Glycine riboswitch aptamer from Clostridium tagluense, 97 nucleotides, folded computationally. RNAcentral holds the sequence, with entries from Rfam. The source organism's lineage runs through Bacteria, Bacillota, Clostridia, Clostridiaceae and Clostridium. Of the family's consensus pairs, 94% are formed in the model.

RNA sequence: GACAUACCCCUGGAGAGACUACUUAAAUGUGGCAUCAACGGAGCAACUUAGAUGAUUAUCUAAGGAAACUUUCAGAUAAAAGGACAGGGAGUAAAAA
Numbered sequence: 001g002a003c004a005u006a007c008c009c010c011u012g013g014a015g016a017g018a019c020u021a022c023u024u025a026a027a028u029g030u031g032g033c034a035u036c037a038a039c040g041g042a043g044c045a046a047c048u049u050a051g052a053u054g055a056u057u058a059u060c061u062a063a064g065g066a067a068a069c070u071u072u073c074a075g076a077u078a079a080a081a082g083g084a085c086a087g088g089g090a091g092u093a094a095a096a097a
Stems, first nucleotide, its partner, number of pairs: 005093003008089005017033001019032004034077003040073001041071003047064007
C1' cells in the first nucleotide's frame, strides 16, 4: 500500500392464492389443494486429468467442471420483511503490484 475480492452503509429491485379447515389478538401453529423463481441448497455441457482397450488419431470408466439453465429440498405467493443483480460510498480485512 492502489484496482479487483470479502465484509459494511445508501438507492433501485421481479414473480406467484390477502386460497381453504381448525387454532392464534395478529404474525403464527397443524393440515389440504394450487402457484413462483432472483436468498440458500442440489443437478448437469463443453473441456481437463487419470486409467483401460485399440492403433484409419477412437471407445469406455472415474474424478474435476458454469449459469440468470434445470430442480422445487428449503424459501416465497396483500403490505411489511426478505431478495439474485445493478449503481453509488467511505472504512476494515487478507494478499499482491